Transfer RNA from a Candidatus Bathyarchaeota archaeon, 75 nucleotides, folded computationally.
It was read from a public genome assembly.
Rfam family: tRNA. By type it is a transfer RNA. Rfam links the family to the GO term triplet codon-amino acid adaptor activity.
RNA sequence: GGGCCGGUGGUUCAGUCUGGUAUGAAUGCCUGACUUGCACUCAGGAGGUCGGGGGUUCAAAUCCCCCCCGGUCCA
Numbered sequence: 001g002g003g004c005c006g007g008u009g010g011u012u013c014a015g016u017c018u019g020g021u022a023u024g025a026a027u028g029c030c031u032g033a034c035u036u037g038c039a040c041u042c043a044g045g046a047g048g049u050c051g052g053g054g055g056u057u058c059a060a061a062u063c064c065c066c067c068c069c070g071g072u073c074c075a
Base pairs, nucleotide, nucleotide: 001074002073003072004071005070006069007068010027011026012025013024014023020058029045030044031043032042033041051067052066053065054064055063
């Protein structure tokens, strides 16, 4: 330098192909119940500029372009 994969709640991911209300999982956090107390368990809740910018569209996490970061392969 080039190819490919990835970046989405605090963390790890699914969702992207085939655009349509931030749809969801695990874990963590908060509150309550349970307990002598903690843990476990149960119930409820908060938490998302979907890496950044631009474009297409009535509408973009999703499609197109550029850039940044990480991984991997080739040189």